[in-house]
Context: one part of a larger RNA
RNA sequence: UUGGGCGUAAAGGGCACGUAGGCGGCACGCACAGUCAGAGGUGAAAGGCCUGGGCUCAACCUGGGAACUGCCUUUGAUACUGGCGAGCUUGAGUCCGGGAGAGGGUAGCGGAAUUCCCAGUGUAGAGGUGAAAUUCGUAGAUAUUGGGAGGAACACCAGUGGCGAAGGCGGCCAACUGGCUCGCUACUGACGCUGAGGCGCGAAAGCGUGGGGAGCAAACAGGAUUAGAUACCCUGGUAGUCCACGCCGUAAACGAUGUGUGCUAGUUGUUGGGCAGCAAGCUGUUCAGUGACGCAGUUAACGCGUUAAGCACACCGCCUGGGGAGUACGGUCGCAAGAUUAAAACUC
Numbered sequence: 001u002u003g004g005g006c007g008u009a010a011a012g013g014g015c016a017c018g019u020a021g022g023c024g025g026c027a028c029g030c031a032c033a034g035u036c037a038g039a040g041g042u043g044a045a046a047g048g049c050c051u052g053g054g055c056u057c058a059a060c061c062u063g064g065g066a067a068c069u070g071c072c073u074u075u076g077a078u079a080c081u082g083g084c085g086a087g088c089u090u091g092a093g094u095c096c097g098g099g100a101g102a103g104g105g106u107a108g109c110g111g112a113a114u115u116c117c118c119a120g121u122g123u124a125g126a127g128g129u130g131a132a133a134u135u136c137g138u139a140g141a142u143a144u145u146g147g148g149a150g151g152a153a154c155a156c157c158a159g160u161g162g163c164g165a166a167g168g169c170g171g172c173c174a175a176c177u178g179g180c181u182c183g184c185u186a187c188u189g190a191c192g193c194u195g196a197g198g199c200g201c202g203a204a205a206g207c208g209u210g211g212g213g214a215g216c217a218a219a220c221a222g223g224a225u226u227a228g229a230u231a232c233c234c235u236g237g238u239a240g241u242c243c244a245c246g247c248c249g250u251a252a253a254c255g256a257u258g259u260g261u262g263c264u265a266g267u268u269g270u271u272g273g274g275c276a277g278c279a280a281g282c283u284g285u286u287c288a289g290u291g292a293c294g295c296a297g298u299u300a301a302c303g304c305g306u307u308a309a310g311c312a313c314a315c316c317g318c319c320u321g322g323g324g325a326g327u328a329c330g331g332u333c334g335c336a337a338g339a340u341u342a343a344a345a346c347u348c
Base pairs, nucleotide, nucleotide: 004319005318006317007302008301012316014201015200017198021194022193023192025088026087028085029084030083033081034080035077036076037075038074039073040072041071042070049065050064051063052062053061054060091191092188093187094186096183097182098181099180103177104176106174108172109171110154115149116148117147118146119145120144121143125136126135162169163168206247207246208245209244210243211242215241216240220236221235222234223233258315259314260313261312262311263310266293267292268291269290270289271288272287273286274285275284276283277282278281297304298303321348322347323346330341331340332339333338
């Protein structure tokens, strides 16, 4: 529980799809449900309020009035909202013709590098650090040449570049597939917006089963450092990182900024498309994105500023002093880890 808020003070749900619900374009007609107006009925009395009266006053008692903001009936109005009917094209969508893209899943292919194995050359060191040592090496290491194996990641291009709802996506090629955008007519005719529940997606880590394992590397071991050193540095190194399938459902899941629509100066860069002009890369203009600056406005300030945090509307989520606590208990979900929902005592 009214009101005020949610970029940074508490507060935008991680993201989408969508059910109920809420809200909904332009114009016409009909009825009159909401709505508005008139009339009638009712709205007990007492109490309260206004104004008189009675106890010497007052409390108290008592007359009258207004009020009782409501409900019902009836008569009327028809702008607005809703209903019904019949239309419209601006919202929304479809057709056609172009375009860009690390959007997604599947299969195949490629080169550089690290590591390991085999062979050649070759000899005493190599490695590592602030300095060292652990470590590797005369059973031939490091270095170098040739051959082979395997896994993971894709230098340059690369860009406040692109794509995606978010998480996220980067070697090349193929077929499969989602979305976006531009142009021009044509078509449908409000088919729209939001969205409690619900359903799906959702980095990393973690879990289950089976594979795989080059490099890296929690844990762990050793060497150093140090007063100590359960660290930072070094040498090793297992889960894991990778793949398939199934779970988990959380993040500073951030633009710390919910979604949609309309309106409100400009300047400048960049990505994709259209049109026009000059012309062979410029200029003007327009649409969609992505940056910087900035007027009005806004803000506690910082800042934001047509990609709003400005001016408005619709709908959802959320906040209400700090700690206790995102905890306990209970419920739901999960194999578990735990997640989600979510208090109170007490205390300042």
The part of an RNA shown here (small-subunit ribosomal RNA, central domain) has 348 nucleotides and comes from an uncultured prokaryote.
Its Rfam family is "Bacterial small subunit ribosomal RNA".
The full RNA is in RNAcentral, with records from ENA.